[in-house]
RNA sequence: AGGCUUAUAGUUCAGAGGUAGAACACACUGCUCAUAACGGUUUAGUCGCAGGUUCAAAUCCUGCUGAGCCUA
Numbered sequence: 001a002g003g004c005u006u007a008u009a010g011u012u013c014a015g016a017g018g019u020a021g022a023a024c025a026c027a028c029u030g031c032u033c034a035u036a037a038c039g040g041u042u043u044a045g046u047c048g049c050a051g052g053u054u055c056a057a058a059u060c061c062u063g064c065u066g067a068g069c070c071u072a
Base pairs, nucleotide, nucleotide: 001071002070003069004068005067006066007065010024011023012022013021018055027041028040029039030038048064049063050062051061052060
């Protein structure tokens, strides 16, 4: 310098155009003499940033930024 992949909850990840989900974790709670395990409830995200397309964008297109990889 060129190319590829990737960015979504505190963490690990789904979501394949129609108002964003799971597990774990945190908090509360049931059970227990108590703790752990197990069960229940709750909380949690302007979807990396800026534009474009569309009635409608996490999703499609462009640029930028960060991370990883390949070639030279």